[in-house]
Context: one part of a larger RNA
Formats: sequence, C1' cells, structure tokens
RNA sequence: CUGGGCGUAAAGAGCGCGCAGGCGGUCGUUCAAGUCGAGUGUGAAAGCCCCCGGCUCAACUGGGGAGGGUCACUCGAUACUGAUCGACUCGAAGGCAGGAGAGGGAAGUGGAAUUCCCGGUGUAGUGGUGAAAUGCGUAGAUAUCGGGAGGAACACCAGUGGCGAAGGCGACUUCCUGGCCUGUUCUUGACGCUGAGGCGCGAAAGCUAGGGGAGCAAACGGGAUUAGAUACCCCGGUAGUCCUAGCCGUAAACGAUGGACACUAGGUGUUGGCGGUAUCAACCCCGCCAGUGCCGAAGCUAACGCAUUAAGUGUUCCGCCUGGGGAGUACGGCCGCAAGGCUAAAACUC
Repeated sequence: CUGGGCGUAAAGAGCGCGCAGGCGGUCGUUCAAGUCGAGUGUGAAAGCCCCCGGCUCAACUGGGGAGGGUCACUCGAUACUGAUCGACUCGAAGGCAGGAGAGGGAAGUGGAAUUCCCGGUGUAGUGGUGAAAUGCGUAGAUAUCGGGAGGAACACCAGUGGCGAAGGCGACUUCCUGGCCUGUUCUUGACGCUGAGGCGCGAAAGCUAGGGGAGCAAACGGGAUUAGAUACCCCGGUAGUCCUAGCCGUAAACGAUGGACACUAGGUGUUGGCGGUAUCAACCCCGCCAGUGCCGAAGCUAACGCAUUAAGUGUUCCGCCUGGGGAGUACGGCCGCAAGGCUAAAACUC
C1' cells in the first nucleotide's frame, strides 16, 4: 500500500470558477509505449520448498533439483489503453425562432402603518398585566380631525409557486446585466467530466471610517414576580439593525445526502414551454421536454426510510471518516485592525 465506509451511528468541503493531474463518445489507418507471448542473458552463496546422503535420531549439515524479476536485450502478437493521421455526430458548444422568472447592479417613484412636530376639537384619565406597579397626563395626555418631518419595511397578490452555484432574492418604473427552458437539426466536430493547490462569492453577528436613526432592541436603568430572580412579564433604553467604502469568512451555511454521465415499474398534483386533437375562440383531452411535490414496484437500508429529484445498478473525479474524553484545544505556521479564523497534536484517562 491493499480494507470498510460518509441522510440520522465517526465522516460530503458553505458554494462556485478553474491551472496541474486523473478519467473520457463512434468508425478506420499507421506505430507498438503500456499489455501479452517466445528466446537469450542475468536474478552470487546461504535461506525457503522437494529428493538423496552424513553425525545412533533430531536440531545441524553435504549433494542435487525446483522456484524466484516493476530486470535487460532480441523477435513476435495488436483485442484493449496510449500515440499518429483521417472521418463521424449521439456528448459539448454555437446559430436562428420563441418563452418564464422575488437572478444580480444602479437610479427614480408610490401608498398603508409606526413615531415625532405644528394646529383644531375635547377632558381626566391613559397605558400595561395573570393581577399590578414603574411610565405618560390639568404645563391638557389618551381619543379624534387637518397639516408637516423622517426612517425602515413593502399587507393583499402568495402557491410543498418562481429564480439563483450557494449565501440568498418579494411594492412599482426605467437603464445596465448573468443564467435557464422549449422548438429547429442550420454551424463547429469530442472542443468533454472532475478538479489537489489557487482565485472568487459567501446569512447573521462583529470590526474601521463617514453618514443616518422611525420602529425594534443586546448592554443598562426602573417596576413586578420570587426564598432569591443578575431571568421569563411590564415601562424605558444605548450599541446595533439602515446607507456608502473597506474588513471579517463563520452557521443546524441542512436535503444534516459532493459533481458528472448512463441504466432501472408505475400513479397523482403543480410550474414553464412545445406538439397533436378540438373549437368561431379560449379551455378540456392526449403526448414530449425541463423543473418542483406527494404516494409507491424491484432493489437498497441496522432500522427509520430512500425509491427516474435514489439512499437502487454501474463508471469516473474530488473531499472526508477510523472508539469516548482531553480538543476542534495547546504549540507552530498562515490570515485578520481586533474579535478571532484556517491548519492541527500529545501526555493523561475510560
């Protein structure tokens, strides 16, 4: 090294792009590197195995034989792999014609609501709770009407609906922009898959600088509750939540399920598109493709369950696991302004 595994037992990297590497469709030509065969050389002796012999036996030992290679060279084979040349179209990409969408970025606009301010009406309460109190209110609150300011979020539509690689994305309009689906079989002709390192993206919280601040609200103050109450409940309330620029790089970043391709009963709903049928037309109905759910055959599974969106059957590439605690810690290194992150032990112990 060879094993067995990774939905829930330890184990899929949060997600993508991609260099090297690994793997790679169909047909033919040539080569013969891998591969296979033969021959020659070599593979010391001892040892191992077999046969025969010597010490009374054995151990030990003498002789003979066999065996032993990612080995070298020569000759040969050419199915497979590889290399070369040529060809192909089903993989991949593109063109053309359509299509759906909270995909991303920027700018602008809108209405409802909360809060605050001004004014009117109006008077003694209001608010809150299990019940209260703190709080607010005769300096006129709560309620109600009109006007204004400002910030944040976008009710209904809304749907196991849609889009995105993931994080995630939900008012409306415009501009810029990525991806996807269907039809066609028009173009290229294997251009593909994966991907150690690397690079990029990455919720919330947190950090730096500047702005902003309505509501909410860690910390904090007060009122209750309680044996206590550093809580749950109530009244307040600052960071923060928002914007711009830059960091951080984590998560139950979950489908706790890596990517790609192929194959393997069905049933039923739904989204987008297309074809057929039908019709005056839109539907309905039948079928195809792509997505998204549920139920289930075979099969798989320790069971639960999974089951064409596989956890089934295979191929391929990457990541990861190897008893519990110590510990995702110490030390070291790299990264970070910091918080900390990444990498990652051992003693000891059960």